[in-house]
Molecule: transfer RNA
Organism: Candidatus Peribacteria bacterium
This record gives sequence, C1' cells and structure tokens, in this order.
RNA sequence: GCACCUAUAGCUCAAUUGGGAGAGCGGCUGACUCUUAAUCAGCAGGUUCCCGGUUCGAGACCGGGUAGGUGCA
Repeated sequence: GCACCUAUAGCUCAAUUGGGAGAGCGGCUGACUCUUAAUCAGCAGGUUCCCGGUUCGAGACCGGGUAGGUGCA
C1' cells in the first nucleotide's frame, strides 16, 4: 500500500428480506431470610464508532473516514 472481517446498554452478544432496538451478566428497588448469599418480581441504563447519501422508513443498503483484527505485498 491492497483485500477482507469487526464496531449496538457498564461487559459479552442478538436483531430474519429495511418496519423503528432486545437477551444474559452486572447495577438499583422490593419480596423472602435472624443477616448475607441464593431465589423471585420490578425498574433504570442506547447519538447502534463518526460524517454524508438513498428511502415513507436505516442497526441492516450506498459513499467517505476512524479504531481494532486477519491475510497478501
């Protein structure tokens, strides 16, 4: 230098052919318990890496960029 892969909640990851973002763990509150843990119920937490484009509608498609990884040179 070129090609490919990845980037979504604090962490690990889903999200089907574009229909409006969810799970587990973690956090908080409550129940239970002598207390803690465990268990159960509930709640909060998101500029979907950035900028632009297409579209009625983008996490998903297109262009450019950033970061990480792999391969080639």